[in-house]
Context: one part of a larger RNA
């Protein structure tokens, strides 16, 4: 890991509701007797008891045909209940649900009690044992010198010490191998202590909220922040995981309040079940009446706000004054012009929400049981919060996924089309497409692009190019080029070293002309020299200055195997605008057929016709199998169950039947009952390979 076996909503009891059966001249027996059996079931008995008959009040208390009773001084009023229809009572049996119990299974870590442990290790007690070998040399003693002495100095002798080096012994510092080890602490190196608070046999002592501890919460038999073992016990676990056969019908929710609540709950809202009567119920559309302050607009209100005018005001600031003071900027208001506002509104929509009224639909509405759900996510539109940031957060409306397959979108839950009952080698569409991969136009018209733009992307920039539009010049020759000219006062005038058209300042005339600036630019140290505006002339047909747009360009830097519209490839197979086929889904149509639901139908097995059948949590219906019990009917050694295998045959399916081969001794069918009643998952549990 796999194969087989086991594996999980149950049983008592109380209550509620629904089916259904008895009694109803109310039901109904508990415990107990009696009989009756091995035990039992059971059967007779037992009326205590409870339900029901009357209902209002907290209660005294009142008390139902016309009402009762409570509140009240009291009832005009209110609550409850009665009176009529009708139909209601009660006891069983059955199904769901709740509630008490292990209560759908399996799981803690824990807490208690009450035994067993000091053979392991702490500590202690008693009695014994052990410590090669080398160094160092305290006290103190003799001795010599010295000295009055105290006592010094030398020398020998001496053997102290939690001394000193080091084996046994005890111990584990580093670092390394070991990591299903040799080994649930080991094995090499290496390394502390070694006469001392030393080590070490043997025997006792002391324990679980307790002992022991040179104190690490260590150790107390591989278990210590309270041992181990049984037992309370199936502790609880708002947690996790599991939880088994089929077919049929309907089909959520991720929201509110409140919650020591926030991954748990309750009730409410949203499912399914069952049932009454109706249409003046309820839902959708249209129409009439009404609510309302959003988007939007506006500035009349509350505020902000650009620039002007106007008045007011001006201490401190700027300008002139000697000054007094003039005046300007400020600021304040009022006008004009032009704006802004979630907490502005002179206005003012669409939706949307009441009523009403036709018109559709056709029980959706109510009641009674009884689920799940309370972690929702993207998109679209209107917002708040963050940064007009997020696959972000937080509300409101929609949609889709959650619980939805199918086609498109290259891949891709939420985007687009579209809601799968089945079956068909038939047909039409949606969305999306129609060279080729790859169904299906190399399809018409008319245009733009050149950039592979298409097939990534902004401010900005641009004599790319289509297309409208304003204006100016132009055969009295325009635009572009050539050819000539571009002068004179005058080097204007100031400034400066200089300042000469051409560093700056002021001015910006006049003269000759066809023309010609007190000069456009480039030069120089200043001149000087080049150029231009200007103007003839050659030429001879358009030429120029803005505005709008349509499609491109420029902007535009990355490695991760390699280019990067999906690819190859594309000048149409790319963009606009029209047009005509066509392909394309589980849509919709043909055909067959299945099952629900409604009408109709000759009652019935049926038949005809309309309409339904995506599905998680769930809810309800119908069946299938499996072991037992009854009660009736069969098999079976001529071969039961059980196994093996089949391409047969019946069921929508669970499955059932038959055949053959093995098996060798029991089964089955048919109505009813009862359950240890269906296994792929629970790191499930035994067992096998």
């Nucleotide at each position: 890991g796999c194969c087989g076996g086991c594996g999980a909503g149950u049983u008592c009891g109380a209550g509620g509701c629904a089916u259904u059966c008895g009694c109803u001249u109310g039901g109904u027996u508990a415990a107990g007797g009696c009989c009756g059996g091995u035990c039992a079931a059971g059967g007779c008995u037992g009326g205590a008891g409870c339900c029901a008959u009357a209902g209002g009040g907290a209660a005294a208390c009142c008390g139902a045909g016309u009402g009762g009773u409570c509140u009240u001084a009291a009832a005009a009023g209110g609550g409850c209940c009665a009176c009529u229809u009708a139909a209601g009572g009660u006891g069983g049996a059955u199904g769901c649900c709740u509630c008490g119990a292990g209560a759908c299974c399996c799981g803690a870590a824990g807490c208690c009690a009450g035994a067993c442990g000091a053979u392991c290790u702490a500590c202690c007690c008693g009695u014994g044992g052990c410590c090669a070998g080398g160094g160092u040399g305290a006290a103190u003693c003799c001795c010599a010198u010295c000295g009055a002495a105290a006592g010094a100095u030398g020398g020998g002798a001496g053997g102290a010490g939690g001394c000193c080096c080091g084996a046994a012994c005890c111990c584990g510092u580093g670092g390394g191998u070991g990591u299903c080890g040799c080994a649930a602490a080991a094995c090499c190196c290496u390394g502390g202590g070694a006469u001392g608070a030393g080590c070490u046999g043997c025997g006792g002592g002391u324990a679980g909220g307790a002992g022991u501890g040179a104190a690490a919460a260590g150790c107390u038999u591989a278990u210590c922040g309270c041992g181990u073992c049984u037992g309370g016990g199936a502790a609880u676990a708002g947690c996790u995981g599991g939880u088994u056969c089929u077919c049929c019908c309907c089909g959520a929710a991720a929201u509110a309040g409140c919650u020591u609540u926030a991954g748990g709950g309750c009730u409410a809202g949203c499912g399914g079940c069952a049932g009454u009567a109706a249409a003046u119920a309820g839902c959708c559309u249209u129409c009439a009446g009404g609510a309302g302050g959003u988007a939007g607009a506006g500035c009349a209100c509350u505020g902000a706000u650009a620039a002007g005018u106007u008045g007011g005001u001006a201490a401190a600031g700027g300008g002139c004054g000697a000054a007094a003071g003039c005046u300007c900027a400020g600021c304040c208001a009022a006008c004009u012009u032009g704006u802004c506002a979630a907490a502005c509104u002179c206005c003012g929509a669409a939706u949307u929400c009441c009523u009403g009224a036709a018109g559709g639909u056709g029980u959706u509405c109510c009641u009674g049981c009884u689920a799940g759900u309370c972690a929702g996510u993207c998109u679209g539109u209107g917002g708040g919060g963050g940064a007009u940031a997020a696959g972000c957060u937080c509300c409101a409306u929609g949609g889709a996924c959650a619980a939805g397959a199918g086609g498109g979108g290259a891949a891709c839950a939420a985007c687009c089309c579209a809601g799968a009952c089945u079956c068909c080698c038939a047909g039409c569409u949606a969305a999306g497409g129609c060279c080729c991969c790859u169904a299906a136009a190399u399809c018409c018209u008319g245009g733009c692009u050149a950039a592979g733009u298409a097939g990534g992307a902004a401010a900005g920039g641009c004599a790319g190019u289509g297309u409208c539009u304003u204006c100016c010049c132009u055969a009295u020759g325009a635009c572009a080029a050539c050819u000539a000219g571009g002068a004179g006062g005058u080097u204007g005038g100031c400034u400066u070293a200089g300042a000469a058209g051409c560093a700056g300042c002021c001015a910006u005339c006049c003269u000759u002309u066809a023309a010609a600036g007190a000069g456009u630019g480039c030069g120089u140290a200043a001149c000087a020299g080049c150029u231009c505006a200007c103007u003839a002339g050659u030429c001879g047909a358009g030429g120029g200055a803005a505005g709008a747009u349509g499609c491109g360009c420029c902007g535009a830097a990355a490695c991760a195997u390699u280019u990067a519209c999906g690819g190859g490839u594309u000048u149409a197979a790319g963009c606009c605008a029209g047009g005509u086929g066509c392909c394309g889904a589980a849509g919709c149509u043909g055909g067959a057929g299945a099952c629900c639901c409604g009408u109709c139908u000759u009652u019935u097995u049926g038949g005809a016709c309309g309409g339904g059948u995506g599905g998680u949590a769930g809810g309800g219906g119908a069946g299938c199998a499996u072991u037992c019990u009854c009660u009736g009917c069969g098999c079976g050694a001529u071969g039961a169950a059980g196994g093996u295998c089949c391409a047969u045959c019946c069921g929508c399916g669970a499955g059932g039947a038959g055949g053959a081969c093995u098996g060798g001794a029991g089964c089955g069918c048919a109505g009813a009952g009862a359950a240890g009643a269906g296994a792929g998952a629970a790191u499930g549990c035994c067992g096998g390979c």